[in-house]
Molecule: Glycine riboswitch aptamer
Organism: soil metagenome
Formats: sequence, structure tokens, C1' cells
RNA sequence: CCAUGCGGGAGAGAUCCUGGGCUGGACCCAGGACGCCGAAGGCGCAACCGCCCCGGAAACGCUCAGGCACCAGGGACCGCUGGGGA
Repeated sequence: CCAUGCGGGAGAGAUCCUGGGCUGGACCCAGGACGCCGAAGGCGCAACCGCCCCGGAAACGCUCAGGCACCAGGGACCGCUGGGGA
């Protein structure tokens, strides 16, 4: 420094329309419209950093991707773990 395991982990429409799930409601799925979020990833500026020729580069910016009730999943980062590497 990295894998693994455990714990914590935010933000943003329970929006509207169409079709389907036997019908209606609830609920679910798919597509579209408009509105939003940034903390997977990606890209950009360049604060900052270094071995300062040249490199590395953000929690800043953009939103392509991803995401927007609860649950689930994902989740930068933080704490512990510690198999492997320098």
C1' cells in the first nucleotide's frame, strides 16, 4: 500500500403520462416526459503533493454513467481486522 471480513455511511419526485400484470384499487414491471442528487465509476480545472526535466493529483466542478418514499442493493470516506505485496 492492497485484498478479505465486520461496523458506521449522506443527498435527491411516494411527480406526471402511456402500456402491461384477468377487471377496479393498492402494489409491481416496462417505456416516455419534466424536475432533481453526487459519495461507485468516468471526465475537467488545478488547490495540493513529489523523486520537481517531469510526474501524481481532491471531498472542487461536470453530470456521460449511476442514483431520487420505505425495504433491498450500491455507496466515497471512517474505524477495526489482517492474507498478500513494496